[in-house]
């Protein structure tokens, strides 16, 4: 000095999907909130697969007779960008935004 995982910060790129419809309020003219209906998936969160792991009334098979294998059943861990659509999101802008690469600071493996 560099190397993997990973936390945080900077700043760069970032997609979807009604300019829906009806009230109120408000107006510097297209804001704010609500209701209804349709719609997205990439803040968050939610669910599961292969397998592990433990029990076990129950079945097969071996044997040194209650022990060991498989099978069935149950509970548990178990991943996503898959999937639900709670939250959040649907004209431009602006906000958000998973990821991805770049600097910086840190943790921590190993050398």
């Nucleotide at each position: 000095a560099g190397u993997g995982u990973u936390g945080c910060g900077a700043a760069g790129a970032g997609a979807g999907a009604g300019c829906a419809u009806c009230c109120c309020c408000g107006u510097c003219u297209u804001g704010g909130g609500g209701g209804u209906c349709g719609c997205c998936g990439a803040a968050g969160g939610g669910g599961c697969a292969a397998g592990g792991u433990c029990g076990c009334c129950g079945g097969u098979c071996u044997g040194c007779c209650c022990a060991g294998a498989c099978c069935a059943c149950g509970a548990u861990c178990g991943a996503a960008a898959c999937u639900c659509u709670c939250a959040g999101g649907c004209a431009c802008c602006a906000a958000g935004g998973a990821u991805c690469a770049u600097c910086g600071c840190g943790a921590u493996a190993g050398g």
This is a predicted structure of a 111-nucleotide RNA (Glycine riboswitch aptamer) from an Acidimicrobiales bacterium. Its mean pLDDT, the model's own confidence on a scale to 100, is 79. The source organism's lineage runs through Bacteria, Bacillati, Actinomycetota, Acidimicrobiia and Acidimicrobiales.